[in-house]
RNA sequence: GGGAGAUUAGCUCAGCUGGUUAGAGCGCAUCCCUGAUAAGGAUGAGGUCCGCGGUUCGAGUCCGCGAUCUCCCA
Numbered sequence: 001g002g003g004a005g006a007u008u009a010g011c012u013c014a015g016c017u018g019g020u021u022a023g024a025g026c027g028c029a030u031c032c033c034u035g036a037u038a039a040g041g042a043u044g045a046g047g048u049c050c051g052c053g054g055u056u057c058g059a060g061u062c063c064g065c066g067a068u069c070u071c072c073c074a
Base pairs, nucleotide, nucleotide: 001073002072003071004070005069006068007067010026011025012024013023019057028044029043030042031041032040050066051065052064053063054062
């Protein structure tokens, strides 16, 4: 320099053919349980969906540019 992939909750990741309120596991908080802790159970908090722009009635999802990370080729 060229090509491909990824970016969504604190962490690891889903999210199908664009459609009304964005999810899971772990972690965290509170409560239950226990002599106490772990485990287990219940409830809950937690999100600029990487950024900007575009298409559309409607974008996490499609398009362009940029950023960061990973891999391949040279």